RNAcentral holds the sequence, with entries from ENA. The RNA shown here (Bacterial RNase P class A) has 388 nucleotides and comes from an Actinomycetes bacterium. The gene name in the source record is rnpB.
[in-house]
RNA sequence: UGAGUCGGUCGGGUGACCGCGGCCUCGCUGUACGAGGAAACUCGAAUAGACGAUGUCGAGGAAGGUCGGGGCUCCACAGGUCAGAGUGCUGGCUAACGGCCAGUCGGGGCGACCCGCAGGAAAGUGCCACAGAGAACAAACCGCCGAUGGGCCGAGCAAUCGGCCACAGGUAAGGGUGAAACGGUGCGGUAAGAGCGCACCAGCACCCAGGGUGACCUGGGUGGCUCGGCAAACCCCACUCGGAGCAAGGUCAAGACGGGGAGACGGGUGAACCGCCUCCGACCCUCGGGUCGGUAUCUCCGGGUAGACCGCACAGAUGGAUGGUCACCGAACGGGACCCUGGUAACAGACCCGGGAACAGAACCCCGCCUACAGACCGUCUCACCCA
Numbered sequence: 001u002g003a004g005u006c007g008g009u010c011g012g013g014u015g016a017c018c019g020c021g022g023c024c025u026c027g028c029u030g031u032a033c034g035a036g037g038a039a040a041c042u043c044g045a046a047u048a049g050a051c052g053a054u055g056u057c058g059a060g061g062a063a064g065g066u067c068g069g070g071g072c073u074c075c076a077c078a079g080g081u082c083a084g085a086g087u088g089c090u091g092g093c094u095a096a097c098g099g100c101c102a103g104u105c106g107g108g109g110c111g112a113c114c115c116g117c118a119g120g121a122a123a124g125u126g127c128c129a130c131a132g133a134g135a136a137c138a139a140a141c142c143g144c145c146g147a148u149g150g151g152c153c154g155a156g157c158a159a160u161c162g163g164c165c166a167c168a169g170g171u172a173a174g175g176g177u178g179a180a181a182c183g184g185u186g187c188g189g190u191a192a193g194a195g196c197g198c199a200c201c202a203g204c205a206c207c208c209a210g211g212g213u214g215a216c217c218u219g220g221g222u223g224g225c226u227c228g229g230c231a232a233a234c235c236c237c238a239c240u241c242g243g244a245g246c247a248a249g250g251u252c253a254a255g256a257c258g259g260g261g262a263g264a265c266g267g268g269u270g271a272a273c274c275g276c277c278u279c280c281g282a283c284c285c286u287c288g289g290g291u292c293g294g295u296a297u298c299u300c301c302g303g304g305u306a307g308a309c310c311g312c313a314c315a316g317a318u319g320g321a322u323g324g325u326c327a328c329c330g331a332a333c334g335g336g337a338c339c340c341u342g343g344u345a346a347c348a349g350a351c352c353c354g355g356g357a358a359c360a361g362a363a364c365c366c367c368g369c370c371u372a373c374a375g376a377c378c379g380u381c382u383c384a385c386c387c388a
Stems, first nucleotide, its partner, number of pairs: 001384004006379005012329007020058004025053003028049004033044004060359001064370002067368005072245004084241005089103005104118001105116004119236002124234002126230003141175002143171003148168002150165006183201006202226002204223008249310004260301005265275003279294006333354004340349003
């Protein structure tokens, strides 16, 4: 200098004016209350306002997806088992998690480092497309052999011997198919072959020793044991697991809205019981109704609805505030030019002109994960080349 790796920070700035939401204080207006006053009204302490003023606070690293977990709330719940769902190398952290940290093993990269849906296929069942003869207690298409059995020919008195055929049969060395064909190399062996035997190598199972909390690692021994893949197929093993969610839930509580209980009063009956149909006035009008007021016996107790408040936060909820305009500055980016710097040059930097900032908006709260994101800055380490 170039190419990378991992981690972190920020993600337009300043000013003026206008605007939005919450809260404190003050004012104004309304309402009811208390005091004073003959009254008008005044004062006091409340309360409401969609009113005014000052002050103060007002989105994010993801506020997003709503994927995992927890807080909080209500409902359910003797205990055990089954079913179902989830998790799945080890140790630790955490309130908890499918999260995080450190490690082990496997894979990738020259490396820094990165990735892993990482229990069991030697418990059982199932599946393995196409191609291929054969896809799991293997298989004979080509090839090889044909010892043995068979056929034919020849020799021989005969026993038998030799040759040929490739019929039975043997054979997993070689070819071919495939993602995958039942360890590899060599020697022996054989008719040809084959862990059939042996040596070495690889894998697996078991045993022993050492190290580690552990996953696991290192070393040694025994056994020809050589055993395909898929569990994100069923399944087996180990561990974990009630449901719903702030529209949770709680408090207060109107109505001629329906109506529970008690008492009084009135009416009526032998008793049980009943207190109903409504009515009056004003206004509107589509002429059928609507709205408002009064009355419909009275009193007390209790339940719920509308609504309000709490839940609810040093932004906050209400169909949802957190913004707009102008000026100046401005990163990326686009263009120009070779006067300056570097370079042989192309070109780059500085310079000039233009340009004008990504993804995105809390809604009960918190911890995580995942996803989106123009760009800027800082640090760690690695590799290559050059110079000293």
It matches the Rfam family "Bacterial RNase P class A". Its family is annotated with tRNA processing, ribonuclease P activity and dimeric ribonuclease P complex in the Gene Ontology. The family's RNA type in Rfam is ribozyme.